[in-house]
Context: one part of a larger RNA
């Protein structure tokens, strides 16, 4: 110097601790192990794998059976035929095999050419094969924690130290004051984005008032509000009391839409873990070439004694069941979204306005509120399971989709040991809506707004991380 300590002060925190919601009991839904299987493709394995995949019927698809091919599904040069594009039959499960018909473009120096097709020979192609312990790139992690290190001096015989330590403060190596150190760089901060408040400028499709109307309607009129979107102004311990060392700050007030970093996002220094991808790509070596490479059909990735994890739904009266009649925001639409009338119990069919959208459509917010009925049961609770009828896209729904009606109605009465998230418009709970391009296994995953708490403001103690010492190991 570094690591290490169930040594020591100091400090923090998503750690305790207070508060409140859960998971661990069940039913289900997804993922993984473990077993089966021809196959159940491969990868990811504490924290940092395990709803990881933004969507496996067939394609995907990498994996099994089985028919096939071998200059190949694809690239690029050689050679020689034939324009292609089309139509028919035969055989197959299905690529494909086979046989016959039609047709002569485009540009020419009338040799040939350019695209396209199928052929033959060979150089080559293919590889989702292996090595992430050869690699580039990307990524997670500690950890958005406050660290890493440089130049010059100055020390020590050197590794090295010093700056980066100490008194104080800060979320911050933040900033002040000391000081053999002076300055500097990469994180920090501030710069960027949304959100909160004002004003400027613009007013169409958006807002506002006449008119009219069951419901619509389409005119005029206005630039105040809203609201939309570009600008600029606002926040800085900047004023003021106190504490402080007269320092940097701390900690009351004021006025302010907002007060100490106003809230929330991007943004991850030097490194760690031979941390994870060679199946996005790229790429060393190695392997395979009538196969480890292509093409097709079928299945498989969906098995299921069982463990394990993330979730949904619940167990019920702060609820369920009907009926009326309110209030949002963000998103998406022309291969699309689909109003309105018809029909059907419904899912769902049929019409097909006006919409390339502040202009119409997706659209119905649900909690909440009011009013009936249930009166503590395995129920008017809870919905699995399983029968049976219909719809839907899609070549195709059995292996293996989704929703719809009617019947069936299962555990389940708040869950041991354990453990988890969360400090304010936040938990909780309640709808909405977007990617994935038939369809959808979404309970999933990214937005979005409604309603809206409780607690704690300390550091004794578990756990993680900084910095300082003091012990010990290594060299």
């Nucleotide at each position: 110097u570094u690591a290490c300590a169930g040594g020591g002060g100091c400090c923090u925190a998503g750690a305790c601790a207070a508060g409140u919601g859960g998971u661990g009991g069940a039913g289900c839904a997804u993922g993984u192990g473990g077993u089966u299987u021809a196959a159940u493709u491969c990868g990811a394995u504490g924290c940092a794998a395990a709803g990881c995949a933004a969507g496996a019927a067939c394609c995907u698809u990498a994996c099994c059976a089985g028919c096939g091919c071998u200059u190949g599904a694809c690239a690029u040069g050689u050679c020689g035929c034939g324009a292609a594009u089309c139509c028919u039959c035969u055989u197959g499960a299905a690529u494909g095999a086979g046989a016959g018909g039609g047709g002569u473009g485009c540009c020419u120096u009338c040799g040939a050419g350019a695209a396209c097709g199928g052929g033959g020979a060979c150089a080559c192609a293919g590889g989702g094969g292996g090595u992430g312990c050869u690699u580039g790139g990307c990524u997670g992690u500690c950890g958005u924690a406050a660290g890493c290190u440089c130049g010059u001096g100055c020390u020590g015989u050197a590794a090295g130290g010093u700056g980066u330590u100490g008194g104080g403060u800060u979320a911050a190596g933040u900033c002040c004051c000391a000081c053999a150190a002076c300055g500097a760089g990469c994180a920090c901060a501030a710069u960027c984005c949304u959100c909160g408040u004002g004003u400027u400028u613009a007013g169409u499709u958006g807002c506002c008032a006449c008119c009219g109307u069951u419901g619509a309607g389409u005119u005029u009129g206005g630039a105040a509000c809203c609201c939309u979107a570009a600008g600029c102004a606002g926040a800085c311990c900047a004023c003021u009391g106190a504490u402080g060392a007269u320092a940097a700050a701390u900690u009351g007030g004021a006025g302010g839409a907002a007060g100490g970093u106003g809230a929330g996002g991007a943004u991850g220094a030097c490194g760690u873990c031979a941390a994870g991808u060679c199946a996005u790509c790229a790429u060393g070596c190695u392997c395979c070439u009538u196969a480890u490479g292509c093409c097709c059909u079928g299945g498989g990735u969906g098995a299921u004694a069982c463990a394990c994890a993330u979730g949904c739904u619940a167990c019920a009266a702060u609820a369920g069941c009907c009926a009326a009649g309110a209030c949002a925001a963000a998103g998406g639409g022309u291969c699309g979204g689909g109003a309105u009338c018809c029909u059907g119990c419904a899912a769902g069919g049929g019409u097909g306005a006006g919409u390339u959208a502040a202009c119409u459509c997706c659209a119905a917010a649900a909690a909440a509120c009011c009013a009936u009925c249930c009166u503590c049961a395995g129920u008017u609770c809870g919905g699995a399971u399983u029968g049976u009828a219909g719809a839907c896209a899609a070549c195709a729904a059995c292996u293996c989709g989704c929703a719809u009606g009617c019947a069936u109605a299962a555990a389940g009465u708040c869950g041991g040991a354990a453990u988890c998230g969360c400090u304010a418009g936040u938990a909780a709970u309640c709808g909405c809506u977007g990617g994935u391009g038939a369809g959808c296994c979404a309970u999933a995953u990214g937005g979005c707004g409604g309603u809206g708490a409780a607690u704690u403001c300390a550091u004794g103690c578990c756990c993680g991380a900084g910095c300082c010492u003091u012990g010990u190991a290594c060299a």
Molecule: small-subunit ribosomal RNA, 3' major domain
Organism: Linum usitatissimum